Predicted 3D model of a 73-nucleotide RNA (transfer RNA) from a Candidatus Nanopelagicales bacterium.
RNA sequence: GGCCCCGUAACUCAAGGGAUAGAGUAGCGCUCUGACGAAUCGCCGGUUGCGGGUUCGAAUCCCGCCGGGGCCA
Repeated sequence: GGCCCCGUAACUCAAGGGAUAGAGUAGCGCUCUGACGAAUCGCCGGUUGCGGGUUCGAAUCCCGCCGGGGCCA
């Protein structure tokens, strides 16, 4: 330098054009317990890497850039 994959909550990941973007873990609170833990229920937490484009509508499709990984040279 060329090609491919990935980037979504503090962390690990879903959602592959259409409803208010979800789950687990972590954190906080209630219940439970003699107490702690475990368990149950709830809450909090997101400019979907950045910018532009297509579309009635974009996390999703297209272009550029940034970052990570891999293959080739």
NCBI's taxonomy places the organism under Bacteria, Bacillati, Actinomycetota, Actinomycetes, Candidatus Nanopelagicales. It matches the Rfam family "tRNA". Its family is annotated with triplet codon-amino acid adaptor activity in the Gene Ontology. By type it is a transfer RNA. RNAcentral holds the sequence, with entries from ENA.